This is a predicted structure of a 554-nucleotide part of an RNA (large-subunit ribosomal RNA, domain I) from a Candidatus Omnitrophota bacterium. The coordinates come from a structure-prediction model, not an experiment, and the mean pLDDT is 84. The RNAcentral record of the full RNA draws on ENA.
[in-house]
Context: one part of a larger RNA
């Protein structure tokens, strides 16, 4: 120096058991906070107080309303000192109060700082100094001042005092508009794809968009949206890669509707001497495609209907909560839930806990019941609004810089294509029912709608948040990055990055005394305890490694 053994509360932190915490899905519920000052901060508040939570100078808490009943003073022990049956603590509902930053908004600024200004107050002999409350921008509006171009008036503008909203955040979500790549594929690449997708930006709502036919089809159907299916069909397509419908069939919800115009009515404004005419405003009417309405004639007061307008508040929920059945003895053991003997309840034999395993110990659990106080559903009902018809005539209406056209372009599955349809930069530029659009160049017949104004619930996406339930989902290098002071230590100027860390025990009963020792760490007795080889560097405690002792080989 290796080999092999054996011992060690040497080292180490594997395995195993274990869950406080995490994923994933299902279902309710909310789906919004904000100038009345937010989200998220700073910096203070405790007798001893660093750190988390709580809270704000009324600071570990106030008032008041219900619950609720015996012990509080967080996590967290301990002293010291409070409080509580005159009901503390706690648990819910409503109130107050809420420093400074923060949209931040009185000016400024290196956020949590400085500094006016006006009025009121207090305070000085007077300043000083304190204290409250105004003081930002823009948008809409009221009433006022004032005032060009232009003599004069008007207006525009400019201003002052008042009302009224906006601003910022939030889920990396779901909607809608606007703008909009490029890797990538085509085995290269350039039309094409990828993709109207990422990323911006702008909005809004719990959903949102669309919606009541100038659709579809040809037998007809009848608003939009979502699913299935038609279909990888029919098409598109350097006819390549690859993109891809629609009727129609089944389902899921289901609701209609206002307005504009013609024509009457009023006011008010210009022209006119006036009748009038013309403009603007409000009110009646009126709203469709078997074309309607308007106008002229007759007729009707009742039927039905309402999401939309108000009152109403009935039920049911939500934010605390209560009641809730049935057990005993023996034996093993530290313990009894175990094993054994005889019961017992059940609308409860889900589950979790308890010193091992418990329907009958505890909390539960079936099941039954509550709420002063918000908040939610919102049903009857009443107002309130909506709603008929027949004939005539052929006078008027029936959404204009629109439909079309012609050029550029984009959107339709459809890449310019025989290219219909939609949208629309620029340019022409109709028609009003004997009209007009569409039935995929384009004509005819035929058929179907009736554009150029508005609204509309539900079926249909999503889940930051709150409850509830489940898992052939993980168990501590897994499962979220975080089971622990965790987006914490820590690194980065910074955008940013970004951890390790769980278990004594049933219960501190957490080793009182004593010896060694440096008035040490450590260790040895003594005691607890079922167990200290559970002793706190604490459940079990592999392996590498280390130490001592022995063999043996060199």
């Nucleotide at each position: 120096g290796g080999u092999c053994u054996a011992u060690g509360c040497a080292c180490g932190g594997a395995u195993g058991a274990c869950u406080u915490g995490g994923u994933u899905a299902g279902g309710u519920g909310a789906g919004g906070c904000g100038a009345a000052g937010a989200a998220g901060g700073a910096c203070g508040g405790g007798g001893u107080a660093a750190g988390c939570a709580c809270c704000g100078a009324u600071a570990u808490g106030u008032c008041u309303c219900g619950g609720g009943g015996a012990g509080c003073c967080g996590c967290a022990a301990a002293c010291a000192g409070g409080u509580u049956u005159u009901g503390a603590u706690c648990c819910g509902g409503g109130a107050a109060a809420u420093u400074c930053c923060g949209a931040a908004u009185c000016g400024g600024g290196c956020a949590a700082c400085c500094g006016a200004u006006u009025g009121c107050c207090a305070g000085u002999u007077a300043u000083a100094u304190g204290g409250c409350a105004a003081u930002a921008u823009c948008c809409c509006u009221g009433c006022g001042a004032u005032g060009a171009a232009u003599c004069a008036a008007a207006u525009a503008g400019u201003u002052g005092c008042g009302g009224g909203g906006a601003g910022g955040c939030g889920a990396u979500a779901c909607c809608a508009g606007g703008a909009g790549a490029a890797c990538u594929g085509a085995a290269a690449c350039a039309u094409c794809u990828a993709a109207g997708u990422a990323c911006c930006c702008u909005g809004a709502g719990g959903a949102a968009a669309a919606u009541a036919a100038a659709u579809c089809a040809c037998a007809g159907a009848g608003a939009u949206u979502c699913c299935c299916c038609u279909a990888g069909u029919a098409g598109c397509g350097g006819c390549g890669a690859g993109c891809g419908a629609a009727g129609a069939g089944g389902g899921a919800a289901c609701a209609g509707c206002c307005u504009a115009a013609a024509c009457c009515c009023g006011c008010c404004a210009a022209a006119g001497u006036a009748a009038u005419u013309u403009g603007g405003c409000g009110g009646g009417g009126g709203u469709u495609g078997c074309g309607g309405g308007a106008c002229c004639u007759c007729g009707a007061u009742g039927u039905g209907g309402g999401a939309u307008u108000g009152u109403g508040g009935a039920u049911g929920g939500a934010u605390a909560g209560u009641a809730g059945a049935a057990g005993u003895g023996u034996c093993u053991g530290g313990a009894a839930a175990g094993a054994u003997a005889c019961g017992c309840c059940a609308a409860a034999g889900a589950g979790a806990g308890u010193g091992a395993a418990a329907g009958c110990c505890u909390c539960g659990u079936a099941u039954a019941u509550u709420a002063a106080a918000u908040c939610u559903u919102g049903a009857a009902g009443c107002a309130c609004c909506c709603u008929a018809g027949a004939g005539g005539u052929a006078u008027c209406c029936c959404a204009a810089g629109u439909a079309a056209c012609a050029c550029g372009g984009g959107a339709c599955a459809c890449g310019g294509g025989a290219a219909a349809u939609c949208c629309u930069g620029u340019g022409u530029g109709a028609a009003u029912c004997u009209a007009g659009g569409c039935c995929g160049a384009c004509c005819a017949c035929g058929g179907u709608c009736u554009a150029a104004g508005g609204c509309u619930a539900a079926a249909c996406a999503c889940u930051a948040c709150a409850c509830c339930u489940a898992a052939a989902c993980c168990g501590a290098u897994a499962g979220u990055g975080c089971a622990c002071a965790a987006g914490u230590a820590c690194c980065g100027u910074g955008a940013g990055g970004g951890a390790a860390a769980g278990u004594u025990g049933a219960a501190a009963a957490g080793a009182a005394c004593g010896g060694c020792g440096g008035u040490g760490a450590g260790c040895c007795g003594a005691g607890u305890g079922a167990a200290a080889u559970a002793g706190a560097a604490c459940c079990u405690g592999a392996a590498a490694u280390c130490a001592u002792a022995g063999a043996c080989c060199u």